[in-house]
Predicted 3D model of a 91-nucleotide RNA (c-di-GMP-I riboswitch aptamer) from an uncultured Anaerolineae bacterium. Its mean pLDDT, the model's own confidence on a scale to 100, is 84. Rfam family: c-di-GMP-I riboswitch aptamer. Its family is annotated with cyclic-di-GMP binding in the Gene Ontology. The sequence was found by an Rfam model in a public genome assembly. The model forms 95% of the base pairs in the Rfam consensus.
RNA sequence: CUCGAUAAAGGGCAAAACAAACGAAAGUUUGUGACGCAAAGCCAAAGGGUCUAAAGUUAUCCCCCGUAACCAAGAUAGCCUGGCUGCCGAU
Numbered sequence: 001c002u003c004g005a006u007a008a009a010g011g012g013c014a015a016a017a018c019a020a021a022c023g024a025a026a027g028u029u030u031g032u033g034a035c036g037c038a039a040a041g042c043c044a045a046a047g048g049g050u051c052u053a054a055a056g057u058u059a060u061c062c063c064c065c066g067u068a069a070c071c072a073a074g075a076u077a078g079c080c081u082g083g084c085u086g087c088c089g090a091u
Stems, first nucleotide, its partner, number of pairs: 005091001012037002017032006035078001041084003046081003049076003056070005
């Protein structure tokens, strides 16, 4: 000097809940809030899991409506694996 791990320092993000809005829903956004997080930064067209089921399909029904089942192109990165990027630096 470089690389890696950790402490410390400076900080960062923001669970649940509540309010409003959007959405068929799951859920998302904003504000309050702080359960936690060393990537709780980004990628859902990298793979899997989970959630929802509007539209669609099937069944029931004379038909329609309704109900039930299936189904993602919807959601989840704070479910996991993976990819990319990243602050500090005692010992």